[in-house]
């Protein structure tokens, strides 16, 4: 100094021809038990790194920055 690959809930991940964001495990309430655990139910919780720009519409297309991992010089 390049290039590629990633950043989405507290955590680990998905959403892949652009069309109003989910799942698991974790928290709150319940249920069931002598009490815990299992199990079952039900909630709540992210405007998608950041700022732009394209578009009727952006987690996704672009542009540039920031952070992590890799290769190369």
């Nucleotide at each position: 100094c390049u290039c590629u690959c990633g950043g989405u809930a507290g955590c680990u991940c998905a959403a892949u021809a652009g069309g109003c964001a989910g799942a698991g495990c974790g928290g709150g309430g319940g249920a069931c038990u002598g009490u815990a655990g299992u199990u079952c139910c039900u909630c709540a919780g992210g405007u998608c790194g950041g700022u732009g720009g394209u578009u009727c519409g952006a987690g996704u297309c672009c542009a540039u920055c920031c952070c992590g991992a890799g290769a190369g010089a």
Predicted 3D model of a 73-nucleotide RNA (transfer RNA) from Roseibacillus sp. The sequence is in RNAcentral, with records from ENA.